[in-house]
Context: one part of a larger RNA
Order: sequence, then structure tokens, then C1' cells
RNA sequence: CUGGGUGUAAAGGGCGCGUAGGCGGGAUCGCAAGUCAGACGUGAAAACUCCGGGCUUAACCUGGAGCGUGCGUUUGAAACUGCGGUUCUUGAGUGUCGGAGAGGCAGACGGAAUUCCGAGUGUAGCGGUGGAAUGCGUAGAUAUUCGGAGGAACACCGGUGGCGAAGGCGGUCUGCUGGACGAUAACUGACGCUGAGGCGCGAAAGCGUGGGGAGCAAACAGGAUUAGAUACCCUGGUAGUCCACGCUGUAAACGAUGAAUACUAGGUGUGGGGGGGACUGACCCCUUCCGUGCCGGAGUUAACACAAUAAGUAUUCCACCUGGGGAGUACGGCCGCAAGGUUGAAACUC
Repeated sequence: CUGGGUGUAAAGGGCGCGUAGGCGGGAUCGCAAGUCAGACGUGAAAACUCCGGGCUUAACCUGGAGCGUGCGUUUGAAACUGCGGUUCUUGAGUGUCGGAGAGGCAGACGGAAUUCCGAGUGUAGCGGUGGAAUGCGUAGAUAUUCGGAGGAACACCGGUGGCGAAGGCGGUCUGCUGGACGAUAACUGACGCUGAGGCGCGAAAGCGUGGGGAGCAAACAGGAUUAGAUACCCUGGUAGUCCACGCUGUAAACGAUGAAUACUAGGUGUGGGGGGGACUGACCCCUUCCGUGCCGGAGUUAACACAAUAAGUAUUCCACCUGGGGAGUACGGCCGCAAGGUUGAAACUC
């Protein structure tokens, strides 16, 4: 490279937008680049294969044909691909109507709880554990009542419920704003799918500058435990956790399952719409579209399992894998303030 693969054996990019490229719906007319057919020219000889010939045979030599899978010129064909024209509406998009949602950003507000401060009541303990001790407390703690300060998070509702491309999103209200869904079929008329590079988003921790700091809590200190205990348990406690702006760019970033389209038995929940039946009851029944679960047949699978939300049947495009260790290391490049990230070997060894 060909091939075979990528849920768990090696292997799906963390996620999106999109450039080049690749691929692409129905009808019709034309062109003839791809494609197909014919003709001509060329494709050196030798070699090679087949049929012959010559040395007694063979090796060897030699005639003819094939081969040289190709290229060029020319004449045609027009199904398919392509290109150009016209056209269509089912793919895609727009409009109109409608409801759902922790989707995003900003501002304001609320109550519960912890901690701290002030005051009152009150007295000897509190706290903590397997048991203790360190710790706090007669300078009045713990408990309890009232008042105040401040920060962070939003019990119940809450749900294999919802929304978002992923990361993720949960008190209430307001403003701004993105997307999806249903109904309709008025408009555009293939405008589509994928997407190397590129650009953007991207949990936690971490970094820079400036704020903030209640609780929690790496590091650290002490008390225990223990043979030891640089731990697990306890008492404290600083970064951090929070906010603004900037950086980092990783993860078991997981459904360990790339995106898109079509097709292929059913059953049963649940969320959001539409239509119908029946009562005219928010209930129920039938049906339809979108989402989200469970069970299950065919089929698939090494098995486990998957099974219309496919890991089934097919097509298109991208990414990735190719024995274990060495190693996600070294070197170099690029990125970063740094930490480090990304790209990514070899010797050697089994």
C1' cells in the first nucleotide's frame, strides 16, 4: 500500500461553525470531458508464452504469432458520471400561527442555615471519638432569646423530567438573546451532506492582576491509632473554592458507540405539540409528529449484549487503529507567563 477493523480486545477527534476537497433529488433538451465501440499510426530489438525450424538431443540458435495491458489521431454511440439550458417539489430554507423548557447574558430581590459581633437569661461544662486526647470554657463557654454583619449555596417542588453542539444549566422577578418542536403549505426552487487545514466554545485543578473570604479545605501544625503512620479518625488551618478581566486547553471531556440520509416485527412508560371519538370533566380511547426510558423478535456479535435513540440492512464524508514494553518518553517544530499542552520517534527487549 491492498485489506480488515474502531461499545468492552489496538482504534471515534471533547464539541461546534465552516474553507478547500469528496459525495449529492425528480423531468427534459443539448454538448461529448470521463465512458464504450470501430479504424489508422505508434508502442526498438532482445527477453517471456504458444506453434514451428537448425546443431544426433538438450542447453543454445532461429522463423511466425501472441505479448507490449499503453499513448496519439480520427469516425461514431449517448445509458451512466460530468458540463450547459429549461423545468418540478418531496430534500433544504423562508413566512404565518402556537405552546414547552435549570438554553445563554445582565440587573434587582428573597427566605432557611452555618460563622462572627453586641445585648439578655443562665452555670460548669462543651466539643469530639471505636474509645480518647489536642481544642473551647468561671476573663462566663455550650444551650437559649433578641438585634446586627458578611459570604456562599438555593431544601421541598424534583421526576432513567426538561434544555443545550459538547463542556454544562436548578430560589424568585425583570430586561436582552440563541436554538428546538407542532400546525399550516403562502414563498424560494437542490440553495444539500460531510468536512483535511482554519476559527470558535470547552468541567475541575492551575496561572496573572485586582477584589472578596461565611462554610469547606490541598499544604501545614497538633492530638490519636500503629511496630512505624510523612495516612485513614479528631482539633485547628493557608492557598483555593466566590467575583471581574486575561491565560491555560486538559478529563473515565463516556453512550468508553463520529456526522448525515433511507429502510427493517412488536409491547409498555414518560415529556412537548396536533387531529379525531366519547362524555361535554382537567379523566379516558384512537391516531400522528418530535424527544426521552425499559422490554423484546428478525438480524448482528468472540461473547456480553445491541436491537427504529442499532452494535441490523445500505450509501456518502471525516477521524483513528495495525503485537507488548521502551513511551505519550526523547529530539525538533508550534503554542503557553509558568505548570505544561500538541505533534511524536528510535535503539534495545519479550